[in-house]
Context: one part of a larger RNA
RNA sequence: CUGGGCGUAAAGCGUGCGCAGGCGGUUAUUUAAGUCGGGUGUGAAAGCCCUGGGCUUAACCUAGGAAUUGCGUUUGAGACUGGAUAGCUUGGAGUGUGGCAGAGGGAGGUGGAAUUCCACGUGUAGCAGUGAAAUGCGUAGAGAUGUGGAGGAACACCGAUGGCGAAGGCAGCCUCCUGGGCCAGCACUGACGCUCAUGCACGAAAGCGUGGGGAGCAAACAGGAUAGAUACCCUGGUAGUCCACGCCCUAAACGAUGUCGACUGGUUGUUGGUGGGGUUAAACCCAUUAGUAACGAAGCUAACGCGUGAAGUCGACCGCCUGGGGAGUACGGCCGCAAGGUUAAAACUC
Repeated sequence: CUGGGCGUAAAGCGUGCGCAGGCGGUUAUUUAAGUCGGGUGUGAAAGCCCUGGGCUUAACCUAGGAAUUGCGUUUGAGACUGGAUAGCUUGGAGUGUGGCAGAGGGAGGUGGAAUUCCACGUGUAGCAGUGAAAUGCGUAGAGAUGUGGAGGAACACCGAUGGCGAAGGCAGCCUCCUGGGCCAGCACUGACGCUCAUGCACGAAAGCGUGGGGAGCAAACAGGAUAGAUACCCUGGUAGUCCACGCCCUAAACGAUGUCGACUGGUUGUUGGUGGGGUUAAACCCAUUAGUAACGAAGCUAACGCGUGAAGUCGACCGCCUGGGGAGUACGGCCGCAAGGUUAAAACUC
């Protein structure tokens, strides 16, 4: 170096974009770097291997051959890979055109229900809470009920194994700005592609900085309960949760399943298109396409299970694994305001 693997045993980077690199559709001509054939030089001798010979044999010695899988040079071959040139009214990729669905993103505005608080009215002794209680609130009038007001946060029903997004994630309604996707036929470009170390960007929650905001909830904290209770339960309650800007960069960031492409029986549901049938219009039926689910042929799998959305059969490229603990730790580097993150051992031990 080759050989094995990565859903659950160790192992897919949280996700994307993408330079270098690796790989790359189709036709013709050419080149001859890779590739393949011949010649030639070299590849010291000894040794190893084969066939002979010499010591009575063997070890040993000796002759010839083979081997030395390599390198140089020369001469050819031209399929395949590479290079060059010219094409492809082309199937990969993309653009235009016409439609469609959507909680995709950003900004601004606005609505109702509910909780809490405030003011006033009615009204009187309880309320709240629990397994039971107590702390707590209430005759300075609570709780209940009516009217008005303030403020913040979240959007019941619709709502769904439903939709959108690369992932994280996204839900009242309206407006503006904006990204992506799908479908249908035609026109156009003509391989413009795939993957991607380093890099760059995004990245839940918690946390941090500055300034706001603060209804509800609620780490910490205080009190009650308990034999004790650094808890579960109860009464309170501060950071925080919300907004703006700037950081942090982690997760059971999960489908525990990298991305892209090709191929390989079916059945059922559902979402968005298209074509055809059907209907006054629908419903409904058939076909096709892009998702999203359930079940399952073959096949795969240690089993569980997966099964055209593969964990089947193959190809391209990247990442990762190599007994348990020590340890995702120490040290060092890089990043961070910090918290810490990232990269990442060893002794020792079983």
Overview: Small-subunit ribosomal RNA, central domain from a metagenome, 350 nucleotides, folded computationally. The coordinates come from a structure-prediction model, not an experiment, and the mean pLDDT is 90. The full RNA is in RNAcentral, with records from SILVA. Rfam family: Bacterial small subunit ribosomal RNA.